[in-house]
Overview
Predicted 3D model of a 349-nucleotide part of an RNA (small-subunit ribosomal RNA, central domain) from an uncultured prokaryote. Rfam family: Bacterial small subunit ribosomal RNA. The coordinates come from a structure-prediction model, not an experiment, and the mean pLDDT is 87.
Context: one part of a larger RNA
RNA sequence: CUGGGCGUUAAAGAGUACGUAGGCGGCUUAUCAAGUUGGAUGUGAAAGCCCGGGGCUCAACCCCGGAACUGCAUUCAAAACUGGUAAGCUAGAGAUCGGAAGAGGUAAGUGGAAUUCCCAGUGUAGAGGUGAAAUUCGUAGAUAUUGGGAAGAACACCAGUGGCGAAGGCGGCUUACUGGUCCGAGACUGACGCUGAGGUACGAAAGCGUGGGGAGCAAACAGGAUUAGAUACCCUGGUAGUCCACGCCGUAAACGAUGAAUGCUAGUUGUUGGGAGGUUUACCUUUCAGUGACGCAGCUAACGCAUUAAGCAUUCCGCCUGGGGAGUACGGUCGCAAGGUUGAAACUC
Numbered sequence: 001c002u003g004g005g006c007g008u009u010a011a012a013g014a015g016u017a018c019g020u021a022g023g024c025g026g027c028u029u030a031u032c033a034a035g036u037u038g039g040a041u042g043u044g045a046a047a048g049c050c051c052g053g054g055g056c057u058c059a060a061c062c063c064c065g066g067a068a069c070u071g072c073a074u075u076c077a078a079a080a081c082u083g084g085u086a087a088g089c090u091a092g093a094g095a096u097c098g099g100a101a102g103a104g105g106u107a108a109g110u111g112g113a114a115u116u117c118c119c120a121g122u123g124u125a126g127a128g129g130u131g132a133a134a135u136u137c138g139u140a141g142a143u144a145u146u147g148g149g150a151a152g153a154a155c156a157c158c159a160g161u162g163g164c165g166a167a168g169g170c171g172g173c174u175u176a177c178u179g180g181u182c183c184g185a186g187a188c189u190g191a192c193g194c195u196g197a198g199g200u201a202c203g204a205a206a207g208c209g210u211g212g213g214g215a216g217c218a219a220a221c222a223g224g225a226u227u228a229g230a231u232a233c234c235c236u237g238g239u240a241g242u243c244c245a246c247g248c249c250g251u252a253a254a255c256g257a258u259g260a261a262u263g264c265u266a267g268u269u270g271u272u273g274g275g276a277g278g279u280u281u282a283c284c285u286u287u288c289a290g291u292g293a294c295g296c297a298g299c300u301a302a303c304g305c306a307u308u309a310a311g312c313a314u315u316c317c318g319c320c321u322g323g324g325g326a327g328u329a330c331g332g333u334c335g336c337a338a339g340g341u342u343g344a345a346a347c348u349c
Stems, first nucleotide, its partner, number of pairs: 003321004007303003013317001015202004022195003026089007034082002036078008050066006092192001093189002096185005104178007111155001115151008126137002163170002207248006216242002221237004259316006267294012298305002322349003331342004
């Protein structure tokens, strides 16, 4: 390479989407004949290989004939399939109209509880913390309690294997702008589709740059304990950071450890959003779209998966090929840096 694979064991699905090239692509008719199929002609050097003969006493070796050279070119023909062209269709896709749900996004405004701090009142000796303590705070009046004020951050209950989003993720309330989805209708377009190397955009937390902000929490750090020691676990403090704006970084157990799309293949039972029918107005039947639990066939080495497939098929992309060395070195590239990405070998088992 071929092959076999990528839920976990067991290497392997890119974090996610959009999209260029490319690959693949619905139904009908006509036509062309590039692919495809058949025939003919030419060519496919000789030698060699293979087959049948022959010559050296045999063989190696040599000579003759045949076959083969699975290919290429030209030409004639066929028209099912692929492809091209032309015309049409509506089941895919999109658009339109009428409804619906939602923590989808961005911006501005706003609310209450709690926390800390400040001021004032009451009040007096403790408070805090722990397994027990101590560091710590407090007679310069703390803790507790009442009233007033300030600040920042997060939104109890509702809350739900509930909802929305491509993923990351999204939760007080109001308003403005805005993306997507679902259901129903059917009179519009007419294959406009799927995937997607490169590419582009988004992408938790931490981290970085500039400027703000800073209540609580809290790496680092300091102290008190514990301990043989304790650079920890526990306690008292506490700075970056956490928050905002703009710019970078581009990684995660970025997980369903399961790429995207389409079709097909028993059911039962919850729940979310629509529709239709019936009706005793509270339910029943049914149908789409999601989200769970179980379970047949089938698959699997087993575990398990099972219409939300890990089943049966098709298309396209990504990735794997013994463990360590190593996601390291070197080089390239990106980054302010931290580092990211691409990614070996010697050696060893």